[in-house]
RNA sequence: UUUUUAUGGAGAUGAGGCGAGGGACUGGCCCGAUGACCCUCAGCCAACCUCUUCCAUACGGAAGGAAGGUGGCAAAGCCAGAGUCAGGCGCGACCUGACGACGAUAAGCG
Numbered sequence: 001u002u003u004u005u006a007u008g009g010a011g012a013u014g015a016g017g018c019g020a021g022g023g024a025c026u027g028g029c030c031c032g033a034u035g036a037c038c039c040u041c042a043g044c045c046a047a048c049c050u051c052u053u054c055c056a057u058a059c060g061g062a063a064g065g066a067a068g069g070u071g072g073c074a075a076a077g078c079c080a081g082a083g084u085c086a087g088g089c090g091c092g093a094c095c096u097g098a099c100g101a102c103g104a105u106a107a108g109c110g
Stems, first nucleotide, its partner, number of pairs: 001110001003108005013042005021031003025081004043073003048069002050065006077102001083099006089092001
């Protein structure tokens, strides 16, 4: 970096450093010199990989753990977002839902 699968209204912060933008993108709305974002240290959350036991033989399920590999710790992925389908009425380039797009993370393939 390509692609596949899965997940996403839950949860979890202190100190030090730096000094101006940050929340992916667009629009909105927020955070930020009472120091954000980012970096370092410590802590915490969760349970994807993983570990233990049981069922089972579908390489799958249930319960439990957190040593190890990742990830996360403002706000629902902060909200909406191309497009398709369905429903609704006030018939509007309206509203609601599902899929999906975009982005993120994990695990696998190349």